[in-house]
RNA sequence: CUGGAAAAAGCCAAACCUGUUGUGAAGCAGGGACGGAAAGCCACGGGUCUUCAAAGAAUGAAGACAGCCGGGUUACCCACA
Numbered sequence: 001c002u003g004g005a006a007a008a009a010g011c012c013a014a015a016c017c018u019g020u021u022g023u024g025a026a027g028c029a030g031g032g033a034c035g036g037a038a039a040g041c042c043a044c045g046g047g048u049c050u051u052c053a054a055a056g057a058a059u060g061a062a063g064a065c066a067g068c069c070g071g072g073u074u075a076c077c078c079a080c081a
Stems, first nucleotide, its partner, number of pairs: 011036002016031006034067001040073003044070003047065007
């Protein structure tokens, strides 16, 4: 690199809808599948979003997002070894 592999168990769940929590971003539960080989987990760095200072800008503070990117960490099946 090729074959085995159109394999092999399985897993997660976008948008949207319903209920619910929160000022909000958004979270949780149920339904639902766009997709995913880490779409498991973690806010450390960047980024985006929300709230307050505030009427506006710059800025600051407090939050949210892991299915935005990077990073850290754990891990199934088949086969090989």

Source information
c-di-GMP-I-UAU riboswitch aptamer from Desulfoluna sp., 81 nucleotides, folded computationally. It matches the Rfam family "c-di-GMP-I-UAU riboswitch aptamer". On this family, see Weinberg et al., Proc Natl Acad Sci U S A 2017: "Bioinformatic analysis of riboswitch structures uncovers variant classes with altered ligand specificity". Clan: c-di-GMP_I riboswitch clan. Its family is annotated with cyclic-di-GMP binding in the Gene Ontology. The organism belongs to Desulfoluna, within Bacteria. The coordinates come from a structure-prediction model, not an experiment, and the mean pLDDT is 85.